[in-house]
RNA sequence: UUCUUAUCAAGAGAGACGGAGGGACUUGGCCCUAUGAUGUCUCAGCAACCAGUCUGUCAAGACACGGUGCUAAUUCCAAAAGGUAUCCGCCUUAAAGAUAAGAA
Numbered sequence: 001u002u003c004u005u006a007u008c009a010a011g012a013g014a015g016a017c018g019g020a021g022g023g024a025c026u027u028g029g030c031c032c033u034a035u036g037a038u039g040u041c042u043c044a045g046c047a048a049c050c051a052g053u054c055u056g057u058c059a060a061g062a063c064a065c066g067g068u069g070c071u072a073a074u075u076c077c078a079a080a081a082g083g084u085a086u087c088c089g090c091c092u093u094a095a096a097g098a099u100a101a102g103a104a
Stems, first nucleotide, its partner, number of pairs: 001104008013043005021032003026079004044071003049067002052063004075096001080093005
């Protein structure tokens, strides 16, 4: 990097550095941001995918020392297809993306 499978409505922030845009890409919207965002580091936390331990009626459940991941907004929302609706809109699925595990 590619493929397969699963999940994506819940959850969880302080400090330091730094100094301008950021929220993946394009477009549109909406938001965050000099009361310092995005990012990096440290610590803390969340979660429970993998590994592990324990319980078990073998279905599953509990724990959280390890490997990841995550800690504004549903993956911030929409875009393609379909359904519904007088309209605003709402719902389902896909695509794209993210994460984990496995494989090449």

About this RNA: Predicted 3D model of a 104-nucleotide RNA (SAM riboswitch aptamer (S box leader)) from Bacillus gobiensis. The sequence is in RNAcentral, with records from Rfam and Ribocentre. The coordinates come from a structure-prediction model, not an experiment, and the mean pLDDT is 86. Rfam family: SAM riboswitch aptamer (S box leader). From the family's description: The SAM riboswitch is found upstream of a number of genes which code for proteins involved in methionine or cysteine biosynthesis in Gram-positive bacteria.